[in-house]
Context: one part of a larger RNA
RNA sequence: UCCGGCGAGUUAUAGUAACGAGCAAGCUUAAGGUAUUCAGUACCGGAGGCGAAGCGAGAGCGAGUCUGAAUAGGGCGCAUAAAGUUCGUUGCCAUAGACCCGAAACCGGGUGACCUAACCAUGAGCAGGCUGAAGUGAGAGUAAAAUCUCAUGGAGGGCCGAACGCACGUUCGUUGCAAUGACCGGCGAUGACUUGUGGUUAGCGGAGAAAUUCCAAUCGAACUCGGAGAUAGCUGGUUCUCCCCGAAAUAGCUUUAGGGCUAGCGUUGAUUUAGAUUACCGGAGGUAAAGCACUGAAUGGGCUAGGGGGCGAUAAGCUUACUGAACCCUAUCAAACUCUGAAUGCCGGCUAAUUGAUGAUCAGCAGUCAGACAGUGUGAGAUAAGUUUCAUUGUCAAAAGGGAAACAGCCCAGACCUACAGCUAAGGUCCCAAAUGUAUGCUAAGUGGAAAACGAUGUGGAGUUGCGAAAACAACCAGGAUGUUGGCUUAGAAGCAGCCAUUCAUUAAAAGAGUUCGUAAUAGAUCACUGGUCGAGUGACUCUGCGCGGAAAAUAUAACGGGGCUAAGUAUGCAACCGAAGCUUAGGAUGUCCGCAAGGGCGUGGUAGGGGAGCGUCGUGUACGGGGUGAAGUCGCAGCGGAAGCAGCGGUGGACUGUACAGGAGUGAGAAUGCCGGA
Numbered sequence: 001u002c003c004g005g006c007g008a009g010u011u012a013u014a015g016u017a018a019c020g021a022g023c024a025a026g027c028u029u030a031a032g033g034u035a036u037u038c039a040g041u042a043c044c045g046g047a048g049g050c051g052a053a054g055c056g057a058g059a060g061c062g063a064g065u066c067u068g069a070a071u072a073g074g075g076c077g078c079a080u081a082a083a084g085u086u087c088g089u090u091g092c093c094a095u096a097g098a099c100c101c102g103a104a105a106c107c108g109g110g111u112g113a114c115c116u117a118a119c120c121a122u123g124a125g126c127a128g129g130c131u132g133a134a135g136u137g138a139g140a141g142u143a144a145a146a147u148c149u150c151a152u153g154g155a156g157g158g159c160c161g162a163a164c165g166c167a168c169g170u171u172c173g174u175u176g177c178a179a180u181g182a183c184c185g186g187c188g189a190u191g192a193c194u195u196g197u198g199g200u201u202a203g204c205g206g207a208g209a210a211a212u213u214c215c216a217a218u219c220g221a222a223c224u225c226g227g228a229g230a231u232a233g234c235u236g237g238u239u240c241u242c243c244c245c246g247a248a249a250u251a252g253c254u255u256u257a258g259g260g261c262u263a264g265c266g267u268u269g270a271u272u273u274a275g276a277u278u279a280c281c282g283g284a285g286g287u288a289a290a291g292c293a294c295u296g297a298a299u300g301g302g303c304u305a306g307g308g309g310g311c312g313a314u315a316a317g318c319u320u321a322c323u324g325a326a327c328c329c330u331a332u333c334a335a336a337c338u339c340u341g342a343a344u345g346c347c348g349g350c351u352a353a354u355u356g357a358u359g360a361u362c363a364g365c366a367g368u369c370a371g372a373c374a375g376u377g378u379g380a381g382a383u384a385a386g387u388u389u390c391a392u393u394g395u396c397a398a399a400a401g402g403g404a405a406a407c408a409g410c411c412c413a414g415a416c417c418u419a420c421a422g423c424u425a426a427g428g429u430c431c432c433a434a435a436u437g438u439a440u441g442c443u444a445a446g447u448g449g450a451a452a453a454c455g456a457u458g459u460g461g462a463g464u465u466g467c468g469a470a471a472a473c474a475a476c477c478a479g480g481a482u483g484u485u486g487g488c489u490u491a492g493a494a495g496c497a498g499c500c501a502u503u504c505a506u507u508a509a510a511a512g513a514g515u516u517c518g519u520a521a522u523a524g525a526u527c528a529c530u531g532g533u534c535g536a537g538u539g540a541c542u543c544u545g546c547g548c549g550g551a552a553a554a555u556a557u558a559a560c561g562g563g564g565c566u567a568a569g570u571a572u573g574c575a576a577c578c579g580a581a582g583c584u585u586a587g588g589a590u591g592u593c594c595g596c597a598a599g600g601g602c603g604u605g606g607u608a609g610g611g612g613a614g615c616g617u618c619g620u621g622u623a624c625g626g627g628g629u630g631a632a633g634u635c636g637c638a639g640c641g642g643a644a645g646c647a648g649c650g651g652u653g654g655a656c657u658g659u660a661c662a663g664g665a666g667u668g669a670g671a672a673u674g675c676c677g678g679a
Base pairs, nucleotide, nucleotide: 001679002678003677004676005675006674011096012095013094015092016091017090018089019088020087021086022085023084026050027049028048032044033043034042035041036039054061055060064076065075066074067073099237100236102234106227107226108225109224110223111222117201118200119199120198121197122196123195124194125193126191128160129159130158131156135152136151137150138149139148140147164188165187166186168185169184171182172181203219205215206214207213212221240614241613242612243611244610245609250263251262252261253260254259264368265367266365267364268363269362270361271360272359275355276354277353278352279351280349281348282347283346289340290338291337295334296333297332300329301328302327306323307322308320309319310318311317371396372395373394374393375392376391377390379388380387401412402411403410416588417587418586419585421584422583423582427578428577429576430563431562432561436575437574438573439572440571441570442569448565454549455548458546459545460544461543462542463541464540465539466538467537475533476532477531478530479529481506482505483504486500487499488498512527516525517524589604590603591602592601593600594599615668617665618664620662621661622660623659624658625657626656633652634651635650636649637648639646640645
């Protein structure tokens, strides 16, 4: 990992509802007993229970009663239109282990110190080498000592290093030789040393040179049996089929937030007769927008009280290129501003149209309380997030099909079944790959087929305006002068460093007290301006279509799905076609409604979940069968049925077994890191 077998809503007793049966203003027995044909038996047994009447705390009274002083008022009843009760089956609930498996733990009784920790008793062990303490002797030395030298001596948790003990490092090993080992190195090795045997200490405990360390491969509290099926708001699993309907991820409360309860939303039954949408009519409202009348914010100006400064004497007063409330004009802003004020939405209603059971009430049973994304309107955040909190709509969830290359939440569209029939939606029509042509433009960037501020004689369209056959624009030829080097400044300043200005005047076709370059300053070049040559358009600006640059990312082209495309890109049209499980056509199944029927209408995606109808397994009873001329089981085969499933024939097998009805369950496996066995 696979195969086979086993493996999970049960039983009892109460309650409640539906259905079935009996009796009915009544229904019913319990314990117990009697009888027999001893079992789904019959009959006694009315003690008790529920119902037929309520009210009151109660005594109690009673169609009333309680409160009360009350004949008042009020509460609960009657009137009010009569149904209960007993048993059975099923759903649910309660109490029990209560669908199954699963803790870590808690408590009680025992078993452990042959491992290991400490201790007690009694034994044992430590090659070899080195160092050389105290003491002692001799000599030297001294007044005597001290002291010195040489010997002797053999101390030490001394030194080196085997056995022995330990375990600091790498490597190997890591389904190992080994549930802790091996090689090579390392540390201690006369000591707080090592070790044999026997003994003591026990779990709310012992032991501990102390690490939460050890107490039999187990230790923040051993192991074992029991309480025990502890508890588990948690995870996992929960076994045949088909049909009808079909959710929620919200509110309130919760030591509550991944759990509950009630409501909301689902389903089933009964009763009932409304409901929904649009048009119309009548309402409430303060959002969007807008506005500045209030509350605040806020621009410039005018006018002005006041304040500051100045003159004045510290006054009166005067004054002011300062400031400045209020007021006026002007330009603005607001979720917690509103003189105004929609669209939608909401409430109510006559009538009409559409819809066609969608509404309401009661009763049984639920599930749901983690939602996700997208569009729109807000908040939080950074006008970040595949972020987060709300509102609203849609889809997914619980929805398959077509499109978006692929792609729960986007676009189209809601799959009962069959069909090698047709029409369409979104989206497409050169090839991959079903289906295309045409008309008029645009784009030249592979733009299309990613991006901003900003930049640019790209190019198309529309418009405004200047100049122009009295010759424009561009180019070329010629002129571009004089007072004057304007004045000031300056070393110099001559059109051209800078400053000044009645920026003048003259000659002229025209020529600035000078546009740019240049010089130390001059010079020089050039422009404005003018004439000529030439001969038709030429400048400026605004709006707009499509393009260009701006443009750097990490495994590999990789920003059309690919090929490839100058249309097969793009804009606006026209006419076709393709394209889905949509719609239609033909046949069939089924639910529900209408109908006497024939028939017809409308339906049939589906998780949690509710309801309905069946298939199969194993016992039992009754009836009828089959079987050595071959039962069950098993293998094979083109049969039947809407499914679960069920026949038939043949082989094998060798003794049991089927059908109908009723009734009963240890009644259906693929999952539980399921259990047992096998491969």

Model confidence (mean pLDDT): 85 of 100. A computed fold for a 679-nucleotide part of an RNA from Vescimonas sp., annotated as large-subunit ribosomal RNA, domain II. The RNAcentral record of the full RNA draws on ENA. Its Rfam family is "Bacterial large subunit ribosomal RNA". Rfam links the family to the GO terms structural constituent of ribosome and ribosome. Taxonomically the source falls in Vescimonas (Bacteria, Bacillati, Bacillota, Eubacteriales).